[in-house]
Context: one part of a larger RNA
RNA sequence: GCCAGGGAGUUCUUUGUAAUGGCGAGGUUAAGGUGGCAACACCGUAACCGUAGCGAAAGCGAGUGCCCGCAGUCUUCGGACAAGGGGCAAGGUGUGCUCGCCUCAAGUCAUUGCGAAGAGACCCGAAACCGGUCGAUCUAUGCGUGGCCAGGUUGAAGCCUUCCGAAAGGGGGGUGGAGGACCGAUCCAGUGCUGAUGUGCAAAUCGCUUGGUUGAGCUGCGUAUAGGGGUGAAAGGCCAAUCUAGACCGGAGAUAGCUGGUUCCCCCCGAAACUUCCCUCAGGAAGUCCUCCGACGAGGUGGGUGGUGCGGUAGAGCACUGAUUGGGUGUUUAGGGGGCGAAAGCCCUCGGCAUCCUGUCAAACUCCGAAUGUGCCACCGCCGUAGACUCGGGGAGUUCGGUCAUCUGGCGUAAGGUUGAUGUCCGAAAGGGAAAGAACCCGGCCUCAUGUUAAGGUCCCUAAGUAUCGGCUAAGUGUGACCUAAAGGCAGUCCACAUCCUAAAACAGCCGGGAGGUAGGCUUAGAAGCAGCCAUCCUUUAAAGAGUGCGUAACAGCUCACCGGUCGAGGGUGUGGGCCCCGAAAAUGGACGGGACUCAAGCCGGUCACCGAUACAUGAGUACUCUGUCAAGAGUAAGUAGGGGGGCGCGGUGUAUGGACAGAAGCUGGGGUGUGAACUCCAGUGGACCGUGCACCGACGAGAAUCCUGGU
Numbered sequence: 001g002c003c004a005g006g007g008a009g010u011u012c013u014u015u016g017u018a019a020u021g022g023c024g025a026g027g028u029u030a031a032g033g034u035g036g037c038a039a040c041a042c043c044g045u046a047a048c049c050g051u052a053g054c055g056a057a058a059g060c061g062a063g064u065g066c067c068c069g070c071a072g073u074c075u076u077c078g079g080a081c082a083a084g085g086g087g088c089a090a091g092g093u094g095u096g097c098u099c100g101c102c103u104c105a106a107g108u109c110a111u112u113g114c115g116a117a118g119a120g121a122c123c124c125g126a127a128a129c130c131g132g133u134c135g136a137u138c139u140a141u142g143c144g145u146g147g148c149c150a151g152g153u154u155g156a157a158g159c160c161u162u163c164c165g166a167a168a169g170g171g172g173g174g175u176g177g178a179g180g181a182c183c184g185a186u187c188c189a190g191u192g193c194u195g196a197u198g199u200g201c202a203a204a205u206c207g208c209u210u211g212g213u214u215g216a217g218c219u220g221c222g223u224a225u226a227g228g229g230g231u232g233a234a235a236g237g238c239c240a241a242u243c244u245a246g247a248c249c250g251g252a253g254a255u256a257g258c259u260g261g262u263u264c265c266c267c268c269c270g271a272a273a274c275u276u277c278c279c280u281c282a283g284g285a286a287g288u289c290c291u292c293c294g295a296c297g298a299g300g301u302g303g304g305u306g307g308u309g310c311g312g313u314a315g316a317g318c319a320c321u322g323a324u325u326g327g328g329u330g331u332u333u334a335g336g337g338g339g340c341g342a343a344a345g346c347c348c349u350c351g352g353c354a355u356c357c358u359g360u361c362a363a364a365c366u367c368c369g370a371a372u373g374u375g376c377c378a379c380c381g382c383c384g385u386a387g388a389c390u391c392g393g394g395g396a397g398u399u400c401g402g403u404c405a406u407c408u409g410g411c412g413u414a415a416g417g418u419u420g421a422u423g424u425c426c427g428a429a430a431g432g433g434a435a436a437g438a439a440c441c442c443g444g445c446c447u448c449a450u451g452u453u454a455a456g457g458u459c460c461c462u463a464a465g466u467a468u469c470g471g472c473u474a475a476g477u478g479u480g481a482c483c484u485a486a487a488g489g490c491a492g493u494c495c496a497c498a499u500c501c502u503a504a505a506a507c508a509g510c511c512g513g514g515a516g517g518u519a520g521g522c523u524u525a526g527a528a529g530c531a532g533c534c535a536u537c538c539u540u541u542a543a544a545g546a547g548u549g550c551g552u553a554a555c556a557g558c559u560c561a562c563c564g565g566u567c568g569a570g571g572g573u574g575u576g577g578g579c580c581c582c583g584a585a586a587a588u589g590g591a592c593g594g595g596a597c598u599c600a601a602g603c604c605g606g607u608c609a610c611c612g613a614u615a616c617a618u619g620a621g622u623a624c625u626c627u628g629u630c631a632a633g634a635g636u637a638a639g640u641a642g643g644g645g646g647g648c649g650c651g652g653u654g655u656a657u658g659g660a661c662a663g664a665a666g667c668u669g670g671g672g673u674g675u676g677a678a679c680u681c682c683a684g685u686g687g688a689c690c691g692u693g694c695a696c697c698g699a700c701g702a703g704a705a706u707c708c709u710g711g712u
Base pairs, nucleotide, nucleotide: 001712002711003710004709005708006707011119012118013117014116015115016114017113018112019111020110021109022108023107026049027048028047032043033042034041035040053060054059065088066087067086068085072081073080074079090103091102092101093100094099122261123260125258129251130250131249132248133247134246140225141224142223143222144221145220146219147218148217149215151183152182153181154179158175159174160173161172162171163170164169187212188211189210192208193207195206196205227243229239230238231237264647265646266645267644268643269642274287275286276285277284278283289397290395291394292393293392294391295390299383300382301381303380304379305378306377307376308375309374310373315368316366317365321362322361323360326357327356328355329354330353331352333351335350336349337348338347339346340345401426402425404423405422406421407420409419410418411417431442432441433440446621447620448619449618450617451616452615456611457610458609459595460594461593465608467607468606469605470604471603472602478597479596488582489581492579493578494577495576496575497574498573499572500571501570509566510565511564512563513562515539516538517537520534521533522532545560549558550557622637623636624635625634626633627632648701650698651697652696653695654694655693656692657691658690659689666685667684668683669682670681671680672679673678
């Protein structure tokens, strides 16, 4: 891992509600007793609920009058009566006839279902806390008593001797044998290889290497210290493979707002991820939203149009509040700078303030001001007596949401960001398309069949056009709805418009000319068209600048503008648009899904066909709801959390009734029925019990819980 078996909303008490049953202004007994084998029957008037309320209390203390009117009944179709229901009046009480509560009688007991509270309360799961007990055969430390330390090295004090010295003392040679001395076995330790091993030899080992080895040394046995306690040359170390508080048993099924799991079927409906409060933010409580039951009985309304009100957003504007460009005018206007004057002071200028013209800005500006929105009314539409709207009660779940579009909302450089509003879908939604994809497009699923379409497609993979008409693109651009590139640049090419030149010859090319005053003046070393400054005339001309560029030290030289000739039909400029090009860099080799495609199988526009879904249509059938003349008809059918309804199976009890040695249960294989849980038949095996109807009871249904036990 697999298989088999086990494995989770139970029981008691109290209570709410619904259904059913008994009795009913009453209902019911409890403990206990009597009878009886028991089941059970009878007694038991204690007690509980109900029959009266109001008031803090003292206390006081309710009863049938009128109107409307649903269902229903009757009807001469006008209507009448009218349970329940509604309104008014009346009554009780409280200080109270503007008020509150109550009153014109229905309860109670039991059973069952669904909830609530208390209990372990659906099951498994802590780390912990407390009590008692057991541990120092491991280890820490102390104490008592024993044991052990190969071999080698060094050579302290003291002593002897000798030499020097006045002495104190010093030197040499011996002797001597000190030391938490040295090297190194044993022994103790455990440094490095971060070696081996790492389902090991081993829940700490093995190898090589390494530290200490007469000492604060190592070690045997005995003994002492015990859990908020010990012991600790101190690491929170150690106290029996357990230590920032040992182990075992108990309180104990501690508690867990947290994780996981929670077992058969079908049918109907079907959410939420929001608001408020909370030591609240992984949770609760109340409300919204879902479901089921009941009551009432006629309106409801989300869409459209019109009418009548409301508003200050988008935009816009500068009339207010503030910000703000340039200019003018006015002003003894605090101040800065400058000038004149001996000073007082005067003048110029910058700045200030006011005003005019001009140009701008604003969430907390508004002289203005939409679209949309919204209150009320009317009409239309839609829903509703097949019961809407509203109200009462039982049961929930939800409180982590998310995408996209719009508001070019707020914040943010931005985000698959965050925070709002409105809608949508996913969540809880299958099917078709987008190669593949939660929420993008189409479209809301009973079963079977046939057809028609939607989105999207029609060369091949691959169902359907190598369809048709007219353009564009040469970049494999593209064949990519979104997800999936820009600013900027370009004699790519196509289209449109405007304007200029042009048979009196344009544009481009080629041939020729392109002069004189003059080297204009100034400046300069020089400045001659061409460093720079100023001016930029006149003449001859078909035309020619006091010069467009190159060039020289300055000249020279080349060239252009401009003119003539040649040629012979369009040319130049600008603006706007379509497609294309550059801009364009990411990590394995690579992506239009691929192949591949160029008057396309690309892009733009028109047209006709076809394909294509669980959509739509038709036929047959199932279920549910409602209607119904009981023949049928209409509508509906997705679904998580969740609510409601009906069933299947297992074990047992009561009752009734069956099967079985001429073969029960069980098992194996096969056939059949039912929407399904399941049921049934046949054959074999097996060898003694087993069904069915109607009721009731339940330690009743397995795939998951790192589930438990066993097997493999």